[in-house]
Context: one part of a larger RNA
Parts: sequence; structure tokens; C1' cells
RNA sequence: AUUGAACGCUGGCGGCAUGCUUUACACAUGCAAGUCGAACGGCAGCAUAGAGAGCUUGCUCUCUGAUGGCGAGUGGCGAACGGGUGAGUAAAACAUCGGAACGUGUCCUUUUGUGGGGGAUAACUACUCGAAAGAGUAGCUAAUACCGCAUACGACCUACGGGUGAAAGCGGGGGAUCUUCGGACCUCGCGCAAUUGGAGCGGCCGAUGGCUGAUUAGCUAGUUGGUGAGGUAAAGGCUCACCAAGGCGACGAUCAGUAGCUGGUCUGAGAGGACGACCAGCCACAUUGGGACUGAGACACGGCCCAAACUCCUACGGGAGGCAGCAGUGGGGAAUUUUGGACAAUGGGGGCAACCCUGAUCCAGCCAUGCCGCGUGCAGGAAGAAGGCCUUCGGGUUGUAAACUGCUUUUGUUAGGAACGAAAAGUUUGGUACUAAUACUGCCAAAUGAUGACGGUACCUAAAGAAUAAGCACCGGCUAACUACGUGCCAGCAGCCGCGGUAAUACGUAGGGUGCAAGCGUUAAUC
Repeated sequence: AUUGAACGCUGGCGGCAUGCUUUACACAUGCAAGUCGAACGGCAGCAUAGAGAGCUUGCUCUCUGAUGGCGAGUGGCGAACGGGUGAGUAAAACAUCGGAACGUGUCCUUUUGUGGGGGAUAACUACUCGAAAGAGUAGCUAAUACCGCAUACGACCUACGGGUGAAAGCGGGGGAUCUUCGGACCUCGCGCAAUUGGAGCGGCCGAUGGCUGAUUAGCUAGUUGGUGAGGUAAAGGCUCACCAAGGCGACGAUCAGUAGCUGGUCUGAGAGGACGACCAGCCACAUUGGGACUGAGACACGGCCCAAACUCCUACGGGAGGCAGCAGUGGGGAAUUUUGGACAAUGGGGGCAACCCUGAUCCAGCCAUGCCGCGUGCAGGAAGAAGGCCUUCGGGUUGUAAACUGCUUUUGUUAGGAACGAAAAGUUUGGUACUAAUACUGCCAAAUGAUGACGGUACCUAAAGAAUAAGCACCGGCUAACUACGUGCCAGCAGCCGCGGUAAUACGUAGGGUGCAAGCGUUAAUC
């Protein structure tokens, strides 16, 4: 000088930050990932409309998915992000610099297409089993779910002759024409299939760099290389068969210990040393161990399966669970916060949108934990009051300090006013593009214009009133600051030297002083 600190004494306010460093110990409860009806069949509940009935005359009941919508279900996208933790890891990680044999949903871009069919299945209904979790049988039905057929600009394979492989519709609007009155058809938008290039992201390989120990000296059989095959998105002993006998190592292999790495942080004149909280990038993990499935992407924190430990329910047959998400509880510990508010902003997921979800985030709460700022008054005031303390008894000191006089009102109290953060969206009009269209829709411009958790908070104004606000450590030397009394090698102090055995500036108390100050000391730790 510093700290994610703790402890002791003390404590007025504000702003901004930080807050389980220990048991990667166990977890009650709530929430943390949903959304789309413009993919689909439907319709349990709610609302509306129509019809009928009862009557108490404005209510109740029944029917109709008819409408708004929508529980459960099929389907799509998301759930691989965001959030947490640092156990493992000394290299399969990280940082920097290179590389070639790769993948890529959504997004941008190029080119082409989106024709015609089929069979199921959940929901639902009926029945059955089970304490439950749940399961089974039969029947019905839809799709942007599933499967063929056709076509193939690209694409892929090829023995260069050829061969292989696709799709899905939904919504807005509408003049002719047709119509079974549903629509066809046209057009616009969103999609879907194949494909080109890209962006961003990711997988892989190499080099260099960064801990300790030789009281660890030899290590290695898929081991090192080759041929061939398999496998992967992709190179490769990644895996396998055969062949060769290599490969690493005192420039420290192997083994053991410790450890997430970095940007950075602290310190220091620097060189260095120590550290890696918060914030940012990367990695690893999700009770422990293993495994794959789905998918563009996982070997998946709030998915699945198996095994294990633990906890819970049970009708004893069987089931359920995973806070290292946000709060919170127990435990451990010197020690670390609320079971709060809001999606208003920023960002993310879904959706055409409206909107919904979001313990990400933004805010509030707690703690002097840290940094910064402010205040606890200002000016005058000597009979240098009283009191305290000391005294050579003359006095000295506390001390302009107080009292007293005048002034001010930061802060606090009371009262009144009152934000920025919020303009995108939406609506209307005009232009323009598309178009058969003055529909619709997109883009641009103008006008208008809803939405605030924080919060009646910040801030502003006024009123009264010095009113509401100072402690802590030290005073032998180092080291700024001295006297008295008590004690008598006792009680005690102490960072080092040391002090105390009857005149202690070193112990305890008092007066005085010194240093910091809403803090001050101590302890721990680093330079």
C1' cells in the first nucleotide's frame, strides 16, 4: 500500500459497487421454458349469438363448435441459448500464432420447383387392469405428422455407358370467367423442397508459452510407423487385420503432489513477486458412474435408459426425486443478504401480429463490507467564570473552550409541487413497389399517439429551529504526543528492544496531549 475479509468498541446521511473464500454437504416450499388456433382434428371450461323449456319477468336449465377464444391432444420452432459452480483437468484445457481434411437450424444471397396419390395414429368413445404412477384391448378421425409415384436447373454417385434422390400448405384481398355456392381462378404475404455463394458459429491438426518434486530415471504392445479395410461431418491407431520394431527421456520422459486457464487484479521506481472475488473470453461439470436416443447442434443442469448411494409415497405388488438456477432451510464455519417488485427499459424464445413467457435483466430490501462525498454549526465573546487536574501555593492548565450575543439551516422533520429514463409499436393521410386492381401487403415521409416496476422516488420550493448527529487507538525508543495517583518482579503490558522488586512518562485510573475520524484499532493474508 492492498483485501469478496473477520473480531472488539462506536455509529448521522447520501451516491456507486461488493456480499458462502468453509461441506461439488443434504435440501421443505414457491418460481426459474415456453409459445404458435395464420399447421391439425376438435371442443372440457369461459364469453357471445340463435332455438327451446321453466317460470319468480330477468334469471335458471337444455340444445346448436355457429362465433370469440381455448384445457387436454397431434404437429412446428425453442428447450444445446440465457443462468450456476470450479469438483475434475498439468493437457483432450488455456493464451498467442499458423494450418487443412470438415459441418452449419435460423439470417443474407443465386438458381429451379412447390404436380398427383396412399395408408395410419393420438385426441375422442366403449371396456378392462392398478392403491397410485400409469397401462392394455377394440372402434372412429385430421394435418405443414408419415409413406410412395411423377418431375430434376443445381446436387450426389459413376466402371463415364449411366444411375440416385424432393416438396406442404396456410392466411389477406378480389374484377372478369366457371361453379356442386364450399370454391376453382388471379394476386400478395408467410411458408415448403433442392441448390450457389456468404456471414456468424462450431469440430479438427500443429508450433510456442505459463506450477513443484530426482528423497520419482527409465517409460511405452495399439505402444511407434506402414499397407489395406471400417468408421466419422472431417484428417488421424480413431478402430480392426497383416507387416516392420519402433516411439518418448537429464533441454527431465514416467510417476507423485498441487491447480480450472486467460484478459487482468494487488504491490513495486522498475525488474519482479503474489493472486485469478466481482466484470469479459474460453474450458469442464450438473447426486456418483456408464450409455446412447432425438436433433442443424447434446452424449443434454430443470430430457431418456441402466447401475449405485441417499430421501420420500405405498393398499408391500410397486412407484417418485435430484437448488453447483432465484429466493429460502438445516449443517459446516471467524464469516457472507429478501422465501421482495416488474417485464417499464435492454436482450432472448415463440408468433404475420396483437401478445405470451423470461428469478436473464432492470429495480427495490439487508449489511459501515469497500470506495467517494456531506454533516455534526459559523462569527463575536476574558471577571481568562465555575468545576476538574497539576502546583514551588505565587500560580499554571483545560480555554474562546463554555456561558452569553448575533447569524446561518447543509442534513434531519413537516407541508406542497414533481421528473429523465418512452419511442419504436399502433392509428390516419400522402408517395412508391407489386398487381387486372383506386383491394391486400411491403417500404418511405408527415401528422397523431398508448405504455414506468423503480416511485409520489430523485429533484425543486417553503416553514420552524443549533435544533437530529463523535468516536476509536495511542502518548519509553523505533513513532507524533506527559504529568499525578494506585500497584510493588504482584497485578499486568509487549510488534522488536524491553517495562514492573516503593518516587513506573512502559501496568491500572484520572487530567492533559497526539493521530485518524463515521469510523478507529486488532487479527489473518499478499507485495
Background
Small-subunit ribosomal RNA, 5' domain from an uncultured bacterium, 527 nucleotides, folded computationally. The coordinates come from a structure-prediction model, not an experiment, and the mean pLDDT is 85. Rfam family: Bacterial small subunit ribosomal RNA. Gene Ontology terms of the family: ribosome and structural constituent of ribosome. The RNAcentral record of the full RNA draws on ENA and SILVA.